The RNA shown here (transfer RNA) has 74 nucleotides and comes from a Candidatus Methylomirabilota bacterium. Its Rfam family is "tRNA". Rfam describes the family as follows. Transfer RNA (tRNA) molecules are approximately 80 nucleotides in length. The family's RNA type in Rfam is transfer RNA. RNAcentral records the identical sequence in 2 taxa. Taxonomically the source falls in Methylomirabilota (SeqCode) (Bacteria, Bacteria candidate phyla).
RNA sequence: GCGGGCGUAGUUCAACGGUAGAAUAGAGGCUUUCCAAGCCACAGGUAAGGGUUCGAUUCCCUUCGCCCGCUCCA
Numbered sequence: 001g002c003g004g005g006c007g008u009a010g011u012u013c014a015a016c017g018g019u020a021g022a023a024u025a026g027a028g029g030c031u032u033u034c035c036a037a038g039c040c041a042c043a044g045g046u047a048a049g050g051g052u053u054c055g056a057u058u059c060c061c062u063u064c065g066c067c068c069g070c071u072c073c074a
Base pairs, nucleotide, nucleotide: 001070002069003068004067005066006065007064010024011023012022013021018054026042028040029039030038047063048062049061050060051059
């Protein structure tokens, strides 16, 4: 330099055009003599910018970051 994959909650993963969910972690309540466990409810997110669309996490372009492969030079 070329090609491919990935980027979503603190973490691990879903959702793949139609209001973004789960587990775990967090803080609160119930329960318990206390703790743990259990139960209830809460908060928290689409890497950035632009385009297409009635509507974009999803499709297209650019940039950034991570990973893999190939090639060239010293």